[in-house]
RNA sequence: CAAGUAAACCGGGUGACCGCCCGCCUCAGGCGGGAGGAAAGUCCGAGCUCCACCGGGCAGGAUGCUGGGUAAUGCCCAGGAGGGGUGACCCUACGGAAAGUGCCACAGAAACAUACCGCCAGCGGCCGGCUUAUCAGGCAAAGAUACGUGAAAUCAAGGAAUUAGAUGUGUAAGGUGCCGGUGCGGGUAAGGGUGAAAUGGUGAGGUAAGAGCUCACCAGCGGCUGGGUGACCAGUCGGCUGGGUAAACCCCAUCCGGAGCAAGACCAAAUAGAGGGACAAAAGGACGCCCGGCCUGGUCCCCGGGUUGGUCGCUUGACCCUGGUGGUAACGCCAGGGCUAGAUAGAUGGUCGCCGCUCCGCUAGUCGGGGUACAGAACUCGGCUUACAGGUUUGCUUGACCC
RNA sequence: GGGCCCAUAGCUCAAUUGGUCAGAGUCCCCGGCUCAUAACCGGGUUGUUGCUGGUUCAAGUCCAGCUGGGCCCACCA
Numbered sequence: 001c002a003a004g005u006a007a008a009c010c011g012g013g014u015g016a017c018c019g020c021c022c023g024c025c026u027c028a029g030g031c032g033g034g035a036g037g038a039a040a041g042u043c044c045g046a047g048c049u050c051c052a053c054c055g056g057g058c059a060g061g062a063u064g065c066u067g068g069g070u071a072a073u074g075c076c077c078a079g080g081a082g083g084g085g086u087g088a089c090c091c092u093a094c095g096g097a098a099a100g101u102g103c104c105a106c107a108g109a110a111a112c113a114u115a116c117c118g119c120c121a122g123c124g125g126c127c128g129g130c131u132u133a134u135c136a137g138g139c140a141a142a143g144a145u146a147c148g149u150g151a152a153a154u155c156a157a158g159g160a161a162u163u164a165g166a167u168g169u170g171u172a173a174g175g176u177g178c179c180g181g182u183g184c185g186g187g188u189a190a191g192g193g194u195g196a197a198a199u200g201g202u203g204a205g206g207u208a209a210g211a212g213c214u215c216a217c218c219a220g221c222g223g224c225u226g227g228g229u230g231a232c233c234a235g236u237c238g239g240c241u242g243g244g245u246a247a248a249c250c251c252c253a254u255c256c257g258g259a260g261c262a263a264g265a266c267c268a269a270a271u272a273g274a275g276g277g278a279c280a281a282a283a284g285g286a287c288g289c290c291c292g293g294c295c296u297g298g299u300c301c302c303c304g305g306g307u308u309g310g311u312c313g314c315u316u317g318a319c320c321c322u323g324g325u326g327g328u329a330a331c332g333c334c335a336g337g338g339c340u341a342g343a344u345a346g347a348u349g350g351u352c353g354c355c356g357c358u359c360c361g362c363u364a365g366u367c368g369g370g371g372u373a374c375a376g377a378a379c380u381c382g383g384c385u386u387a388c389a390g391g392u393u394u395g396c397u398u399g400a401c402c403c
Numbered sequence: 404g405g406g407c408c409c410a411u412a413g414c415u416c417a418a419u420u421g422g423u424c425a426g427a428g429u430c431c432c433c434g435g436c437u438c439a440u441a442a443c444c445g446g447g448u449u450g451u452u453g454c455u456g457g458u459u460c461a462a463g464u465c466c467a468g469c470u471g472g473g474c475c476c477a478c479c480a
Stems, first nucleotide, its partner, number of pairs: 001399010012355007020034006036374001040385002043383005048260004053293006060256005065079005080094001081092004095251002100249002102245003116192002118188003123185002125182006132175001135174001139168002143163002149156002200218006219241001221238007264312004273303001275302005283296003305479003319338008356372006404476007413429004422460001431447005453469005
């Protein structure tokens, strides 16, 4: 110097003249005050007012990580987890899917379950080839036995059935073994396809091919130890593990009367109640329903009529400013100081001059002209959300350059 | 000032209380019929579901914020 990020502030000032509203006074006059950071949206919480109230249960509604702050909140602060960003910082509707019930269309084989395409010849089956007779089987043959002949025998000749089978021979239909083929039975969920999502992810080994099958790292789930008030974090061990959705119903924890200042209180005025109905110890009694207590002594509804007047509520507040103090902070405590709109067809305006900011033009001078955002209290506060021309300041981050 | 509702084709309304191509009638356009018109018949067009963001795989529908429109709110006996 540029870009970014977080926070705070201003958003008109001043003088004159005329004109408004409120309060006060010594009252033809004077003094003092007089819209916002959002006054907005009516999204939340309260104070305050009224409905006599109290307790229990059901229904209904709200919030949802942890701790703190506050009168309270769905708000604020500080942390945790997840995500975005180089970073400072930012976002989250952030309890539970293992209490239960739903839903996940279409596509896809299959979305509380699953095999479409693929991959596998380890197992069983089928087909083909080779091998083997030391696999069962067939043939030949030495031998043996029964029988027959001779007087007899361990002798001789002949010779079955049966048995054995050294040895030889050929065949290979069956079997064994090997090789090849075949996804029939079977195995598979690694790869591909579909989808938002498909049996945790990546890598290696292993396997017939695969798979947490095994191992390493990571995620998830569970146990143990340590730190922390806590959410949670760190380390270590373990088997190996179908998902999403609760701004679906629901479960859990915490909280919750209802209406609202047009609430409500009072005064004045006027008129029309010889109206209707329900209820009878009923009705009413803080949203609905049920129960118990208790209170009032008539209550509620419909139709019709009259007045549309005035006062209060109405501004002293969980208020503001300054200093100190405790706390990381939100915020709390102490001391001192201050009173800052209260309107009710609804007040802040008009004119002129100067200045601030910004734009344009020009004869470039302290010139001329234009513009100046969002937008007005209505009982009062604390927040959230939305709108906003322009300007100022501070902290931090990143980049470039110089010393 | 406060409280309560609504928004879908040019118009009037639907859309199973999330299933992914938002529908019906009328209007408009074309054709048929008729001498011509109407009626009738056939066909067709018409959508940022008021706007923006979020939840979810998916939003007209569920949630948050914004914009526009509508309704109600006094006292008396």
Two RNAs folded together computationally: RNase P RNA and transfer RNA, 480 nucleotides in total. The coordinates come from a structure-prediction model, not an experiment, and the mean pLDDT is 76. Rfam match: Bacterial RNase P class A.